[in-house]
Molecule: Bacterial small signal recognition particle RNA
Organism: Actinomycetota bacterium
RNA sequence: GGUCGGGUCCUGUGCGACUGGUUCCCGUGAACCGGGUCAGGGCCGGAAGGCAGCAGCUCUCAGCGGAUUCCCCGGUGUGCCGCAGAUCGCCUGGCCGUC
Numbered sequence: 001g002g003u004c005g006g007g008u009c010c011u012g013u014g015c016g017a018c019u020g021g022u023u024c025c026c027g028u029g030a031a032c033c034g035g036g037u038c039a040g041g042g043c044c045g046g047a048a049g050g051c052a053g054c055a056g057c058u059c060u061c062a063g064c065g066g067a068u069u070c071c072c073c074g075g076u077g078u079g080c081c082g083c084a085g086a087u088c089g090c091c092u093g094g095c096c097g098u099c
Stems, first nucleotide, its partner, number of pairs: 001096008010085005015079002017076005025066004034059004042051003
């Protein structure tokens, strides 16, 4: 000097770790501005009955809280794990040639 590798640096990608959110489950959750049922009371009616409907109860929307592994959607120098590419910049090894 050439050639073949390995490591490092850069890029992409995959997997995992951690983390955020979603989904599912549980709880809570509307004085009035959701639903159902509507005691009492009110109104209509000669009456039978009907009408509206507060409280209460109940089912829940939004929201809030909890729980949890998986799924789904992300994030990150979290790992220097896998694969591929780029670069011949640095380090290093083998072989060949030369001084």